[in-house]
Context: one part of a larger RNA
RNA sequence: UUUGGCCUAAAGCGUCCGUAGCUGGCUGUAUCCGUCCCCCGGUAAAUCCGGCGUCCUAAGCGUCGGGCUUCGGGUGAUACCAUACAGCUAGAGGGUGGGAUAGGUGAGCGGUAUUUCUGGGGUAGGGGCGAAAUCCUUUGAUCCCAGGAGGACCACCAGUGGCGAAGGCUGCACACUAGAACACGCCUGACGGUCAGGGACGAAAGCUGGGGCAGCGAACCGGAUUAGAUACCCGGGUAGUCCCAGCUGUAAACGAUGCUAGCUAGGUGUUGGGUCGGCCACGCGCCGCCCCAGUGCCGCAGGGAAGCCGUUAAGCUAGCCGCCUGGGGAGUACGGCCGCAAGGCUGAAACUU
Numbered sequence: 001u002u003u004g005g006c007c008u009a010a011a012g013c014g015u016c017c018g019u020a021g022c023u024g025g026c027u028g029u030a031u032c033c034g035u036c037c038c039c040c041g042g043u044a045a046a047u048c049c050g051g052c053g054u055c056c057u058a059a060g061c062g063u064c065g066g067g068c069u070u071c072g073g074g075u076g077a078u079a080c081c082a083u084a085c086a087g088c089u090a091g092a093g094g095g096u097g098g099g100a101u102a103g104g105u106g107a108g109c110g111g112u113a114u115u116u117c118u119g120g121g122g123u124a125g126g127g128g129c130g131a132a133a134u135c136c137u138u139u140g141a142u143c144c145c146a147g148g149a150g151g152a153c154c155a156c157c158a159g160u161g162g163c164g165a166a167g168g169c170u171g172c173a174c175a176c177u178a179g180a181a182c183a184c185g186c187c188u189g190a191c192g193g194u195c196a197g198g199g200a201c202g203a204a205a206g207c208u209g210g211g212g213c214a215g216c217g218a219a220c221c222g223g224a225u226u227a228g229a230u231a232c233c234c235g236g237g238u239a240g241u242c243c244c245a246g247c248u249g250u251a252a253a254c255g256a257u258g259c260u261a262g263c264u265a266g267g268u269g270u271u272g273g274g275u276c277g278g279c280c281a282c283g284c285g286c287c288g289c290c291c292c293a294g295u296g297c298c299g300c301a302g303g304g305a306a307g308c309c310g311u312u313a314a315g316c317u318a319g320c321c322g323c324c325u326g327g328g329g330a331g332u333a334c335g336g337c338c339g340c341a342a343g344g345c346u347g348a349a350a351c352u353u
Stems, first nucleotide, its partner, number of pairs: 004324003007307002012321001014201004021194003025088007034080001035077002038074004048066007091191001092188003095184003103177004108172002110154002115149007125136002162169002206247006215241002220236004258320006266298009276288004302309002326353003335346004
């Protein structure tokens, strides 16, 4: 290895790009490396298999033959593999076209509300809770009106709607910029797939320097509750939350489901594009069948321990990568690498059960 698994039992790297490697469409020609046939040689002995003999029999032993294992040389075969050359277009890429989109970055503009300040009106409460109190208020609060400032956010539209590799992305218009789908079938001609190392991106919190600070709010301080209350509730409130530059590199980073390709009943919504048909107020319009791509629900076969999955597979196949091997000790110790630190990555054992 023959021979297991990874949605929930242990197990899919957070995501993508990509090097080595592994792997790879159709046709022809050549070579014959692998592969296969034949011949020669070699393949110690023992062991193994068969015949005969020995021993009263068995085991054993002797003898002859075969086999096992793979090697060297030679002659051939050419389907597959490999190599070289030539070609093809169904994979892949490019081009053109009209659409869709919270994809990204930059800079600008706007809106309601909260807070605060100023002015005016106005008077004794306001606030808060299960009930209260701390708290604010005659130095005039709460409330009403007008105006100013500042920061954060973006109601309705809004939809198992859209976009993005993931993290994630939502006021409006602009500039720059990325990707995908559809249609055409114009160009290249296998250029593809996956990917150990490696690189890039990566929520929140956290860290460094600078700015900003309305609201909220770890820590902290009060008030309550309570046997206590280092909490839940209430009044305050610092870091932080926001912006710029850099670091950190982790999450139940989840579809707890790696990527790619092919095959295997349907039904019903919805988003984008398109052919065709109909309507038409001729509009970027409306309706319907069908096709492609996405996104949901239900479900046949099949699968599964079941829950359930079911053309968006957890079904049937192929290629490549990652990972798992009882619980605890432990994602710890030690060492190494990375980090300013916090810590991260890699990652045991004794012992115990």